RNA sequence: AGCUUAUCCAGAAAGACCGAGGGACAGGCCCGAUGACGUCUUAGCAACCAUUUCUUUUUCAAUGAUUUAUUGAAAAAAUUCAAGGUGCUAACUCCUGCUCAAUUUAGAGAUAGAUAAGCC
Numbered sequence: 001a002g003c004u005u006a007u008c009c010a011g012a013a014a015g016a017c018c019g020a021g022g023g024a025c026a027g028g029c030c031c032g033a034u035g036a037c038g039u040c041u042u043a044g045c046a047a048c049c050a051u052u053u054c055u056u057u058u059u060c061a062a063u064g065a066u067u068u069a070u071u072g073a074a075a076a077a078a079u080u081c082a083a084g085g086u087g088c089u090a091a092c093u094c095c096u097g098c099u100c101a102a103u104u105u106a107g108a109g110a111u112a113g114a115u116a117a118g119c120c
Stems, first nucleotide, its partner, number of pairs: 002119007013042005021031003025097004043089003048085002055077010093112001098109003
C1' cells in the first nucleotide's frame, strides 16, 4: 500500500522552538507574522483494543446448600493518576462534490477521507 468490520452532529490547550503557508483533493469559506502548519514538553478528552483493574446491577450455567453462598460466562454501567497499544484537543469529516427527495431553509444514502481492530 491492499482487503474486511465498526465509528465519525459529543468532548478536550498551554508553554518552548521554527518561520509561511495551512485546513487530504477541486470549488467555496476560513485559520495564519497578535506567528498558523509542524516538532518537543506538559496537561486534557475519548473509550477502539486490552491474558486489563476495581465496583455495581441483571441473566444463564455449575457446585455446595436451602436465610442463600461461591465460581464461570454474557450484557449494561463505572474507572483508566491501576498498567499498557493507539487516536484526538479551530470550524459537524469546516461546507459542498455523486444519486434520490425537496427547492425559502431543512433530509436520506453512496463515494472519498480519517481513526481503530483484524487479515494478508

Predicted 3D model of a 120-nucleotide RNA (SAM riboswitch aptamer (S box leader)) from an uncultured bacterium. Its mean pLDDT, the model's own confidence on a scale to 100, is 77.